[in-house]
The part of an RNA shown here (large-subunit ribosomal RNA, domain I) has 531 nucleotides and comes from Fischerella thermalis CCMEE 5273. Lineage of the source: Bacteria > Cyanobacteriota > Nostocales > Hapalosiphonaceae > Fischerella thermalis. RNAcentral holds the full RNA, with entries from ENA and SILVA. The coordinates come from a structure-prediction model, not an experiment, and the mean pLDDT is 84.
Context: one part of a larger RNA
């Protein structure tokens, strides 16, 4: 100094376990907010630094309902209390509820200041006043109103809208109408009740899926991009206006007309209706509104059956029983159907809120006619330039946006993929609509060939925490004593420390708080064998 073996120390991996996670399903909920929110700030306990809960009525206050023995949270301890004249605990309704935050009397370097009690602007009435500019209007001002503003995960509609990227370069094209920003909405958005398809045969609003199909097509015919008819299935539900004409009111003038408001009227493609004439409140259809029984949701109640031996403990063994509409679970000193919470199975709300048969109520429904009137206009449609349709300008329809230009009224008028005939089908230029469908920040139950602390959410732990940056922003480590603290009373070394010997506790303490197991690497100590 090297190898080996033991026995330690030093570490903290394995197995094991889980207080968190993740993923789903199936109900629910789908909003909060000027009655001030989401978020904070700051206080509030007898003792209080943090955390949760709560607002100067402050670990809390009334009231109602459940509940039945302890209670003054996490979390100990001392102290004073409460409570079967029902606490504390759940659960419903109320009250309270500083400051900042949309912040809203002003202002402000958020949680602060002054003024002194204000709805701060916007919108919306209502009145007054008032330019250019005659009448007016814009525009100020008062007064009233309280619609709106601001959080919020995804999913939805609409605006604007890239690039990396593929074409094995790269323009066109792709990537993609994606990311990303802005707007708005609603529990679902949107879409929607044919000026659609089809194809000589017919269907009959949306939307969702299977197929149809990677076809038909499109395409630097290059990368790709990519439908429709039609056919299976989910869900179905349909209505309101304009206008023709009436009537009432009110303006205005050319004084019998026009405009407007309101109310009837009326709503369609076998064209409808207005107009006339006819019948007419019987009788039937019926809500998407409103809403009763009941029904759920927010606390809960009852709910079967096992004891002995071992052992520290018994639920395992053994040994003799029992229950089951309950043998899901989870606990409990070791593995429980009978120990305890449960579980099958019954029942249950003073108060809120959902829902919703019955009902009601809105709404709707006849029949003939042939003149003469409506039947959504700067709109179709046309040209140019774009866009969006699977379609890249194409023979390019249909569809939307700009400029321009401009019809027609049913004998109309638009579509059937350039255009014309012929056929055939739909009625534009007004709007409302459940259900099928999308999503999960959220609450409930439940599952898992879903992880077990380098995993699983970044956070199993007081974590978006320490820390790190000037700021946007980035961002961790760190779980396990025992059943139960029984957490080592007394002694002794040492310094009155840190450490340890005893002793006592415990089943162990080689479980002693650096605490379950406890690899390796490194460190020792001891043997033996090398050199």
């Nucleotide at each position: 100094g090297g190898c080996u073996u033991g026995c330690g120390g030093a570490g903290g991996a394995u197995a094991c376990c889980u207080a968190g996670g993740c993923a789903c399903a199936c109900a629910g909920a789908g909003g909060c907010g000027a009655a001030g929110a989401a978020g904070g700030a700051c206080g509030u306990g007898g003792u209080u630094a943090c955390c949760a809960a709560c607002g100067a009525a402050a670990a809390g206050c009334u009231c109602c309902g459940g509940g039945g023995a302890g209670u003054u949270g996490g979390a100990a301890g001392c102290a004073a209390g409460c409570a079967u004249u029902g606490a504390g605990c759940c659960g419903g309704a109320g009250g309270u509820g500083u400051c900042c935050g949309a912040a809203u009397g002003g202002g402000g370097g958020a949680a602060c200041c002054c003024u002194a009690a204000a709805a701060a602007c916007u919108g919306c009435c209502u009145a007054u006043u008032g330019a250019a500019u005659a009448u007016a209007u814009a525009g100020a001002u008062a007064g009233g109103u309280a619609a709106g503003a601001g959080c919020g995960a995804a999913c939805c509609g609409g605006g604007c809208g890239a690039a990396c990227u593929g074409a094995a370069a790269c323009a066109u094209c792709u990537u993609a109408g994606u990311a990303g920003c802005c707007c708005g909405a609603g529990g679902a958005a949107a879409a929607g009740a044919a000026a659609u398809c089809a194809a000589a045969c017919g269907a009959g609003a949306u939307u969702c899926u299977c197929c149809a199909a990677g076809u038909a097509g499109u395409g630097g015919u290059g990368a790709g991009c990519g439908a429709a008819c039609g056919g299976g299935g989910a869900a179905g539900a349909g209505c309101c206006u304009a206008a023709a004409c009436c009537a009432a009111c009110a303006a205005g003038c050319u004084u019998g007309c026009u405009u407007g408001u309101u109310g009837g009227g009326g709503u369609a493609g076998u064209g409808g209706g207005a107009c006339a004439g006819c019948a007419u409140g019987a009788u039937g259809c019926g809500a998407a509104u409103c809403g009763u029984a009941g029904a759920g949701u927010u606390a809960g109640a009852c709910g079967a059956a096992g004891c002995a031996u071992u052992g520290a403990a018994a639920a395992g063994a053994u040994g003799c029983a029992c229950c089951a509409g309950a043998g899901a679970a989870a606990g409990u000193g070791a593995a429980a159907g009978u120990c305890u919470u449960g579980u099958a199975g019954u029942c249950g709300a003073a108060a809120a809120c959902u829902u919703g048969a019955a009902g009601a109520u809105a709404g709707c429904a006849g029949c003939u006619g042939a003149a003469u009137c409506c039947c959504g206009a700067g709109u179709a449609g046309c040209a140019u330039g774009g866009g969006g349709c699977a379609c890249g300008u194409g023979a390019a329809a249909u569809u939307c946006c700009a400029u321009g230009u401009g019809a027609a009224u049913c004998a109309g008028u638009c579509u059937c993929g350039a255009c014309c005939a012929c056929g055939a089908g739909a009625u534009a230029a007004g709007g409302c609509u459940a259900a099928a469908u999308a999503c999960u920040c959220c609450u409930g139950u439940g599952u898992g060939a879903c992880c077990g602390a380098u995993a699983g959410c970044g956070a199993a732990a007081c974590a978006g925490u320490a820390c790190c940056g000037c700021g946007a922003g980035g961002g961790a480590a760190a779980g396990g004593u025992g059943a139960a603290a029984a957490g080592a009373a007394c002694c002794c070394c040492a310094a009155c420390a840190a450490g340890g010997g005893g002793a006592g506790u415990g089943a162990a303490a080689a479980a002693g708080a650096a605490c379950a197991u406890g690899a390796a690497a490194c460190c020792g100590c001891a043997a033996g064998c090398c050199c």